[in-house]
Context: one part of a larger RNA
């Protein structure tokens, strides 16, 4: 390797640019690198395989023919792949015109609410629980009322909805800016897919520096519970949690389901966009795209299930697995300020 696989049994990289490299539309010429046809050459003998033939057979030993095939040369073939010419447009991409959007930055605003200070009015309890107790309170709390301060988040609308490679984005309002779907047709003319390397981005915690700090709260203190409570509960509370600039680079980073093509019954709801039909206009109804649910045929599945957003059919690229534990350890190596991460085993043992 012949031959398997990765939504749940081991198995899809977190996600995307992207370089060698695999792989690659249509049509036509030429060439003959691969490819495929043929003669000759070679590829000792022995041994194998077929016929014979010698030892009584056989074993074995002689004799004589190969087939099949691999080298390199020659001379042909032109369908496929491959080099080159010349074209074509259906993939690609650009241009033009609408269009939805919590995509990204950055600025500037706004109201509910917590807390805290001020000052009123008032008077004894307030909190907080299964119950209670710490706790706050006659130096005037709790409740109310005007006034301020400051931080973080952004109710309703809201939706099985919407944008974004993913992580992830939602109060409003400008400024920059990114890609998206429609729709009509002009350009360009294979200019495409995947992608080991190698590079950007990546929630939380987490670490440096410098700031902010209301609320919430790892550790912490203290109350109760208990047999004992390093918990569950309460009542305080520090880092964090916001910011700005770097760093870590992992998650159940899930749709547990890589990426791109193409085919293969519908039903029923949504979003966005054109069309037609209608209309006094907006709907409605029917159609085609593109998304995003729910079912549901054929198919597939160990099964639940999956079914045009596929887990069906099929085709090219990538990553990844090979019993279980030892173990995502050890060791060596890259990165990281560290924490720690990337890469990774074996002995034993079942």
């Nucleotide at each position: 390797u012949u031959g398997g696989g990765c939504g749940u049994a081991a198995a899809g990289g977190g996600u995307c640019u992207g370089u060698a490299g695999g792989u690659u539309g249509u049509u036509g010429g030429u060439u003959a690198a691969g490819u495929c046809u043929a003669u000759g050459g070679u590829c000792a003998a022995a041994u194998u395989c077929c016929g014979a033939a010698g030892c009584u057979c056989a074993a074995c030993u002689u004799c004589g023919g190969g087939c099949c095939g691999g080298c390199a040369c020659u001379a042909g073939a032109a369908a496929c792949u491959a080099a080159u010419c010349a074209a074509c447009u259906u993939g690609a991409g650009u241009a033009c015109g609408u269009u939805a959007g919590a995509g990204g930055c950055a600025g500037g605003g706004g109201g509910a609410a917590u807390u805290c200070c001020c000052a009123g009015u008032g008077u004894a309890g307030c909190g907080g629980u299964g119950a209670a107790a710490u706790g706050c309170g006659u130096a005037g709390a709790u409740a109310u009322c005007g006034g301020g301060a400051g931080g973080a988040a952004c109710a309703u609308c809201a939706a099985u909805g919407g944008c974004g490679a993913a992580g992830g984005c939602a109060c409003c309002c400008u400024g920059c800016u990114a890609g998206g779907c429609c729709g009509a047709u002009g350009c360009u003319g294979a200019c495409a897919c995947u992608g080991a390397a190698a590079g950007a981005c990546g929630a939380a915690a987490g670490c440096u520096a410098g700031g902010g700090g209301a609320g919430c709260a790892a550790a912490u203190g203290g109350g109760a519970u208990u047999a004992g409570a390093u918990a569950c509960c309460c009542c305080a509370g520090u880092a964090g949690u916001c910011c700005u600039a770097g760093c870590c680079g992992u998650a159940a980073a899930c749709g547990a389901u890589g990426g791109a093509u193409a085919c293969u019954a519908g039903a029923u709801g949504u979003u966005g966009c054109a069309c037609g039909u209608a209309u006094u206009a907006a709907c409605c109804c029917g159609u085609g795209c593109a998304g995003u649910a729910u079912c549901g045929u054929a198919g597939c599945u160990a099964a639940g299930g999956c079914g045009u957003u596929a887990a069906g059919u099929a085709u090219c690229c990538c990553g990844c697995c090979u019993g279980g534990g030892a173990a995502g350890u050890a060791c060596g190596u890259u990165c990281g300020c560290a924490a720690g991460a990337g890469u990774g085993a074996a002995a034993c043992u079942c």

Model confidence (mean pLDDT): 86 of 100. The part of an RNA shown here (small-subunit ribosomal RNA, central domain) has 350 nucleotides and comes from an uncultured marine eukaryote. Its Rfam family is "Bacterial small subunit ribosomal RNA".